Model confidence (mean pLDDT): 76 of 100.
The RNA shown here (c-di-GMP-I-GGC riboswitch aptamer) has 91 nucleotides and comes from Desulfoluna sp.
The organism belongs to Desulfoluna, within Bacteria.
RNA sequence: CACCGCAAAGCCAAACCCGGAGCAAUCCGGGGACGGAAAGCCACGAGUCCGUAUAUUUUUAGGAGAAGUGCGGAUCGUCGGGCCACCUCUG
Numbered sequence: 001c002a003c004c005g006c007a008a009a010g011c012c013a014a015a016c017c018c019g020g021a022g023c024a025a026u027c028c029g030g031g032g033a034c035g036g037a038a039a040g041c042c043a044c045g046a047g048u049c050c051g052u053a054u055a056u057u058u059u060u061a062g063g064a065g066a067a068g069u070g071c072g073g074a075u076c077g078u079c080g081g082g083c084c085a086c087c088u089c090u091g
Stems, first nucleotide, its partner, number of pairs: 001091002011036002016031006034077001040083003044080003047075008
């Protein structure tokens, strides 16, 4: 320097529980470990989810419901992309 995840050290922390923030998705702190070799960072593309607006359509006594579209948001532990990087085996 490159590659890699058999071992060691170190790191992160799903579900769930408690407290808090938010209309919600979800997030933050503590406990807890299912897992992770980028489960470090960036919502850039796709996906999924939430909120809201709305033409149309269907149903209803009425309230209302549904897929679609616009806008805003969440998720990087859904996939892809970009940036950066520790220890060690091996070369």